[in-house]
This is a predicted complex of two RNAs, RNase P RNA and transfer RNA, with 445 nucleotides together.
Rfam match: Bacterial RNase P class A. About the family: Ribonuclease P (RNase P) is a ubiquitous endoribonuclease, found in archaea, bacteria and eukarya as well as chloroplasts and mitochondria. Rfam links the family to the GO terms ribonuclease P activity, tRNA processing and dimeric ribonuclease P complex.
Its mean pLDDT, the model's own confidence on a scale to 100, is 77.
This record gives sequence, structure tokens and C1' cells, in this order.
RNA sequence: GGAGCAGACUAAAUGGUCGCUGGAACUUAACUUUAAGUUCUGGAGGAAAGUCCGGGCUCCACAGGGCAGGAUGGUCGCUAACAGCGACUGGGGGUGACCCCAAGGAAAGUGCCACAGAAAAUAUACCGCCAUGAUCAGGCCCAAACCUCUUUAUGGUAAGGGUGAAAAGGUGAGGUAAGAGCUCACCAGUAUUCAGGGUGACCUGAAUAGCUUGGAAAACCCCAUCCGGAGCAAGACCAAAUAGGAGAGCUGGGUUGCCCGCCUUCAUGCUCUCGGGUAGGUCGCUUGAGGCGUCUGGCAACAGGCGUCCCAGCUGAAUGACCAUUGCCUGAUGUUUAUCAGGAACAGAACCCGGCUUAUUGUCUGCUCCAGCA
RNA sequence: UGGGGGAUCGUAUAGGGGCAAUACACCAGACUCUGGAUCUGGAUACCCAGGUUCGAAUCCUGGUCCCCCAG
Repeated sequence: GGAGCAGACUAAAUGGUCGCUGGAACUUAACUUUAAGUUCUGGAGGAAAGUCCGGGCUCCACAGGGCAGGAUGGUCGCUAACAGCGACUGGGGGUGACCCCAAGGAAAGUGCCACAGAAAAUAUACCGCCAUGAUCAGGCCCAAACCUCUUUAUGGUAAGGGUGAAAAGGUGAGGUAAGAGCUCACCAGUAUUCAGGGUGACCUGAAUAGCUUGGAAAACCCCAUCCGGAGCAAGACCAAAUAGGAGAGCUGGGUUGCCCGCCUUCAUGCUCUCGGGUAGGUCGCUUGAGGCGUCUGGCAACAGGCGUCCCAGCUGAAUGACCAUUGCCUGAUGUUUAUCAGGAACAGAACCCGGCUUAUUGUCUGCUCCAGCA
Repeated sequence: UGGGGGAUCGUAUAGGGGCAAUACACCAGACUCUGGAUCUGGAUACCCAGGUUCGAAUCCUGGUCCCCCAG
């Protein structure tokens, strides 16, 4: 200098002018909560986003049993909970820093593996090899027997051939009619048992067994664990309006997709459609698994103690605009100081939190590899 | 807020693990005096990124865009 890997921080600051909006105090008017004004004070984010997971909160039995359905899937821990996070184990990728893994079960069952190939999963038998029988021809003067050879039948083989993404353990020796884990040695792998280490996943070592069991569960499925439903338009209250409207349906209604159970109530009920009316306000609403600092425990995620702070709450939806100075980045002049010009991303709360994912500006720190110079 | 569906040549649709099909449109040729119709031939596509698999348009995960339904 180039190419990368991991982590952290930032998302401008200060002042002035004019506005919007929440709260508090005061004054004035109305008269008991409204209006106007003055002063003080607060006013978007790291993702407020996507709404992909999890929880709080509210209502329905503070949520019960079964079926269906869904989610998760190495181990230990963290947490309110999770599909999140941390540490570790195993597997994979990279020269490396480092990164990735939906990582239970294919000897419970069903189904799939195109084309090619003999055979794609109960192994099978196309060529080949071997044995026996029949048969054609030849050789030995002739016939039989024997040898060579043609065709064929039955049987034995899985060494060799070729196909495929994948071929029924691999290599060597013995063995055999030819062969084969048929037997043996070594290697790979599986299962069981034992010993040692670890909380555990698992690791290390030894012995034995049958020789060996294809892939795929992000095919159906099986196993284990977890999940009741709806959502702030939840829900509560006040006010306004009105018709006990018309039609259809329901062996009452509510409770989830179904059954039970439970609750409530006997029809002045419930569901759907059509038509009409009203569509205002208050609460929920922001003090919370809260922020910041510090100490302690833990490898860490995180937990605990102490101190301190209150930091948006809108609803046809506020959080804005302009000016000045400083800071940041880029370019030019220029030469280590300055001048001029330009730029500043993604994006905006709507009940609240914990994550994940996606979009995006600038900076810093540590580490790796390559090349050059000393 | 909750739920469902879709994206495949220029257009409209098939295909739901094994060479992506059809119709219209487009281009070239034949037929015709010329054009149309007809016949023959051709070109052009799986929304994006990653994963599972021997193999992905198809299965899974994340993203982008569009449509529909309920309150």
C1' cells in the first nucleotide's frame, strides 16, 4: 500500500426570531370547568419500519379435559417469555483473522429416487467365469473314451465389464470347479459392555459381536417439549340519537375450529340481510421486566445492592421554518495553517416492552492474509 | 389490527422435484399482381437473495411488489 475479518460509537452542537403541541403556576372573563393571555418547562429513532417471533395489559371460567391445528428440535445456562441471547460439544467452509449449521428418528409404517444401467433396495443376473447334460463339426486309420470347438438347457457365482449423483465395506493373502467376509491380517464404520474425564452434549481407551445396515423426514409420518381465544377499533364510563322497523333462520345464548365441561338465562333472547338514526367526550395513556452512574457475583448472556433522574403522549394526528457561529465529510487552490465551493443518509411515534429481520450516514479500535522497503 | 392469495416470453394462462407447454402478438419464408386469411419455421420467460437435494419454476427461510376479505 492492497484485500479482508470482528467489535464499538455516531446520527451534529450552541444562540436568536417566528410558529405547533403536552404539563405546571398565575391573571382576566364567564361561573365550577371552559376560553383567552403571561411565565417556566418537556417534545421522535437506531432502526420509531416490516408486523416475523415472544411477553405484559384488557375482556371472555385468571383458562379446565379431549380431538384437530401450529411451533420448536445437540447440551448446559440466562430470561417475564421466545423461533432470542451466552458458553460449550459435534459437523461443515476459509491460506488466515473468523464464519455457518432446520444438529431427534430412515432396523415403526407408507411412498419417492427421472434418464442411464443387469440391478435404485425383500437385492438381482445383461455380457463374462465355472460345473453337468444334450447336440454340430474336427483331431487320434475307424468307433467308444479323451482333447478342441458350435449351439442350447439346468445350476453355481458376484471377482471383472459398463451406467449413474448414489451400486450392497476397502486393500492384500489364503481358499475354490469358478467365486464370494467363505476364512485371516490391517484399515474404515455400526451396535453392546466396561474403565477414566466432564453437570451434560460428548471425548479418550479397551473388549466383544454380526461382518456392514444406500439416500432423502426443508415427502407423509413417528417421538419429545411447548401453545386456550381475541385484541387498545381490547375494555370501562358519560352524553346524544332512535322503531318494540321489515324479511329469513335458530330445539336459547356466551365461551375456540369441533366435542365435552363451565357460566348465564328461560325467548322482552340470539344470528344474518335490507332500510333508518347517532357517530361527540373522558379514562385506558404512559413510573416502566424504565434510564444513567457505581460496586459485587459470573468466562459470558445476565443477576443483585446503592445513589440519582422523570425524559413525547398526539387523534383529519404536534415535534417545524429561517438566520448566525462552530464542528464533520468531499473537491479545488494551497502546503501543513488557511481560503472558496458543495454536501450530510435511511427514515418519522399512535397501548407498552424484549428480540429478530430489513433500510442507511460517518468515524474509531483490534486482528488476519498478500506485496514492497528497512 | 387480523386473515387469505399471487408474481412464469410483449399479453393471458398451464406446469406442484427430472429437457418449461398452449393461445394471441412479433420476425422470416411460402402462397398472391398486392394486402389480409392460410401453411412452414424461428426468437423471446420462471420477482430477488440464501439454503435443502445428485438435481429447485416447484420444497424451506428472509426480502420486494401487487390483489382480495373481516372489524